This is a predicted structure of a 129-nucleotide RNA (FMN riboswitch aptamer (RFN element)) from Leptolinea sp. UBA1437. The prediction has a mean pLDDT of 83. Its Rfam family is "FMN riboswitch aptamer (RFN element)". About the family: The RFN element is a highly conserved domain that is found frequently in the 5'-untranslated regions of prokaryotic mRNAs that encode for flavin mononucleotide (FMN) biosynthesis and transport proteins.
[in-house]
């Protein structure tokens, strides 16, 4: 200094508080049906989260990787206005939008694969010049 390659350790966060009440369960009743208690973190109102690497400037929406699904081939989500600047789909201000798969009264956020993996980082060491 240079190849790739070895080891080690790092590697994702979130429903606060209200409304409804599909069912269930006790008692009561000749029945029909009445009271009570459970009862969607997913329905509604509302709250609140954002993996890695890039970029004349900070990204969940921009490009590119990773996770998930498949035999493979593949698939795989979403952002506009304005402003300030040399330069921002990245900052401000505003107004929107997305979020695998199984389970459950329908789920980004409970649970569950998963104290998993795996993009990367961040140290160490080896090999050639």
């Nucleotide at each position: 200094u240079u190849u790739a390659u070895c080891c080690u350790u790092u590697g994702g966060g979130g429903c606060a508080g209200g409304g409804u009440g599909a069912g269930g369960u006790u008692g009561c009743c000749a029945g029909c049906g009445c009271a009570g208690c459970c009862g969607a973190u997913u329905c509604c109102c509302g709250a609140u989260c954002g993996g890695u690497g890039g970029u004349a400037a900070u990204a969940a929406u921009c490009c590119a990787c990773g996770a998930g699904c498949g035999c493979a081939a593949g698939c795989u989500g979403a952002u506009c206005c304005g402003g300030u600047g040399c330069a921002a789909u990245u900052c401000c201000g505003g107004a929107a939008u997305c979020g695998a798969c199984g389970g459950u009264a329908u789920a980004g956020u409970c649970c569950g694969g998963a104290u998993g993996a795996a993009a990367a980082a961040a140290g160490g060491g080896a090999u050639g010049u």